[in-house]
Context: one part of a larger RNA
RNA sequence: UGCAUGUGGUGGAUGCCUUGGCGCCGAAAGUCGAUGAAGGACGUGAUAAGCUGCGAUAAGCCUCGGGGAGACGCAAACAGUCUAUGAUCCGGGGAUUUCCGAAUGGGGAAACCCUUAAUACAUUUAGUUGAAGGCUCGAUCUUCGGAUCGGGAUAUAGGCUAUCUGAGACAACCCAGGGAAUUGAAACAUCUAAGUACCUGGUGGAAAAGAAAUCAAAAGAGAUUCCCUUAGUAGUGGCGAGCGAAACGGGAAUAGCCCAAACCGUGAGGACCUGUCCUUGCGGGGUUGUAGGGCUCGUCCGGUGUAGAACCAAGAAGUUACCAAUCGUCGGGUAGUAGAACGGUCCUGGAAAGGCCGGCCAAAGAGGGUGAAAGCCCCGUAAACGAAACCUAGACGACUUCUGACGAGUUCCUGAGUAGGAUCGGGCACGUGAAACCCGGUCUGAAUCUGGGGAGACCACUCUCCAAGGCUAAAUACUCUUCGGCGACCGAUAGUGAACUAGUACCGCGAGGGAAAGGCGAAAAGAACCCCUGAUGGGGAGUGAAAAGAACCUGAAACCGCAUGUGU
Repeated sequence: UGCAUGUGGUGGAUGCCUUGGCGCCGAAAGUCGAUGAAGGACGUGAUAAGCUGCGAUAAGCCUCGGGGAGACGCAAACAGUCUAUGAUCCGGGGAUUUCCGAAUGGGGAAACCCUUAAUACAUUUAGUUGAAGGCUCGAUCUUCGGAUCGGGAUAUAGGCUAUCUGAGACAACCCAGGGAAUUGAAACAUCUAAGUACCUGGUGGAAAAGAAAUCAAAAGAGAUUCCCUUAGUAGUGGCGAGCGAAACGGGAAUAGCCCAAACCGUGAGGACCUGUCCUUGCGGGGUUGUAGGGCUCGUCCGGUGUAGAACCAAGAAGUUACCAAUCGUCGGGUAGUAGAACGGUCCUGGAAAGGCCGGCCAAAGAGGGUGAAAGCCCCGUAAACGAAACCUAGACGACUUCUGACGAGUUCCUGAGUAGGAUCGGGCACGUGAAACCCGGUCUGAAUCUGGGGAGACCACUCUCCAAGGCUAAAUACUCUUCGGCGACCGAUAGUGAACUAGUACCGCGAGGGAAAGGCGAAAAGAACCCCUGAUGGGGAGUGAAAAGAACCUGAAACCGCAUGUGU
């Protein structure tokens, strides 16, 4: 020193476990904020630090309920306390809530400073105050341009006071304004990636869209949204790479309405020719395409009645658009209550829930725990019950609101810098193409129901619809969050980065990056006492089923020893 065997050390794989994760289902909730949020800083205990809770009333205060014996968080022990006059704990309501932060009295290097002690700024409304300038009159001066002083009327900007609202945060979903490149085209420029990523603004529990100037095709349908299909079709395309519909059909869910105008009444202001016109506010009326409505006249009408004012009756509708406010009861939510049925002096074992023997319950044999494997030991489970207080979107009631029809005439109204056109862009599956349709910049610019738009150049015929105002639930999308449940999901190098003081320690000026780290035992029974030793440590003794001995379950390999054998 190699190899082999044995026996140890080191190391922490493997097995088993799970407090934590992951994915989904059902239901709920879908917001918080100037009454100061989200997020923090600093404090706060009988108490080093940390976490959690709380805020100078500081691991808490008051009150109303629940609950019923221990309690003073994680987290031991000492000390000191509280508690059947009901504590700790759970739920409803309330009080307190330092400083920073939208941060808002001013400043500022956030958690600090200063003072006169303040809603800073914007916005709405009301009140109050109110210029300079312009206009005009007069005086003075004048180089005739004007200048200076004084007065008048009308203002407006601004200031001040009160008041309404806003701001900021927030995971995804949604709408809008901007908007790439890598890449693909086997290069690359049109094209693609993609209206994606990203930035900004905004709303809601959903948003958006939405009641045809729509589709269609000779037959018709009848708002929107979503799914299936149509269909990788028709198309589009350096006709390359690629991009890529729609109608019909089948389903989910269904809901329709209000203004502007004509006309009538009424209030205010203005103009002048003083009884007309103009502007504007309010109320009625009215809302459409087989055109509809207004006005005038006529015919009818549930009752009273001055006939369309009003009241009653009848009918209808409703808090979600169509107009709008409130209350009560029930139901639901936020603590909980109660909940059936087993024994053995038997066996094994440290321990029985296992075995054996004999029983029982079951609207409960889901699950978890208990010294191994328990329907009947414990917590629960099925079925049932429960709220002083607060919330309530659901049901019902109270309640509230609404309600003429037809005919004839008239030609009054029916959304204008609009539709359309030219040009240049953008959107439509559609790259300028034969390119309709929609949107925008610039320049233009109609008609008025005998009217206007569309049917993919354009024209005719035919059909269809009525733009230039607005609202609208459901079916659809998502999950920071709450409750319940599930898993041929993971089981500590896995599963979240994070099962543990984790976005911590640590790194970086910073934006940012970002770990490692679980397991004694059923119970601390956590090893009194003795010995060796400077100490770690070890040997006895004792505990325990077992040292499993805290560097603690199991304890592989690499690696390092020792003993024996054998080789060199």
Predicted 3D model of a 568-nucleotide part of an RNA (large-subunit ribosomal RNA, domain I) from a marine eukaryotic metagenome. Its mean pLDDT, the model's own confidence on a scale to 100, is 81.